Molecule: transfer RNA
Organism: Planctomycetota bacterium
RNA sequence: CGGGGCGUAGCGCAGCCUGGCUAGCGCGCUGCAAUGGGGUUGCAGAGGUCGGAGGUUCAAAUCCUCUCGUCCCGA
Numbered sequence: 001c002g003g004g005g006c007g008u009a010g011c012g013c014a015g016c017c018u019g020g021c022u023a024g025c026g027c028g029c030u031g032c033a034a035u036g037g038g039g040u041u042g043c044a045g046a047g048g049u050c051g052g053a054g055g056u057u058c059a060a061a062u063c064c065u066c067u068c069g070u071c072c073c074g075a
Base pairs, nucleotide, nucleotide: 001074002073003072004071005070006069007068010027011026012025013024020058029045030044031043032042033041034040051067052066053065054064055063
């Protein structure tokens, strides 16, 4: 320098190709209940604006462009 993968909640991920419900799942966290307490189980809840910016569109995590981080391949 060229090509490609990945980036979504504290952690691990799905959703993206085919735009449209209020963005979900597991673990974790908080509260409550059960227990003498713990573990555990049940119920409820908080936590994101999808790496960043711009564009297209009535509407973007999703399409387009640029860019940042990280990993791999090639030179």